[in-house]
RNA sequence: AGUUUAUCGAGAAAGGCUGAGGGACGGGCCCGAUGAAGCCUUAGCAACCUCUCGUCACUUCGACGGAAAGGUGCUAAUUCCUGCAAAGAUGAAAAUCUUUGGGAGAUAAACA
Repeated sequence: AGUUUAUCGAGAAAGGCUGAGGGACGGGCCCGAUGAAGCCUUAGCAACCUCUCGUCACUUCGACGGAAAGGUGCUAAUUCCUGCAAAGAUGAAAAUCUUUGGGAGAUAAACA
């Protein structure tokens, strides 16, 4: 690289170095010299793993609640919207909109 499962309408940024890109990809639409990406420091969010925390249950597993020391992750916009399919609405058409499912992606845990 890959496989499986879960989640993705919530939440949370300042400073330093540096200097032109960034939002995965295509289309759109945005962000960016009032400073992008990257690196560093500090802070924060969340609760997947975690916990010598509580209750219930108990062989273990577990359910509900709590915590945040540790391992990850994250801190513009719903995963920014969309891409494929179906149904519906408007429309003369082109097309637009809504809903559902799927795909892709991201993150975690387990496996490999």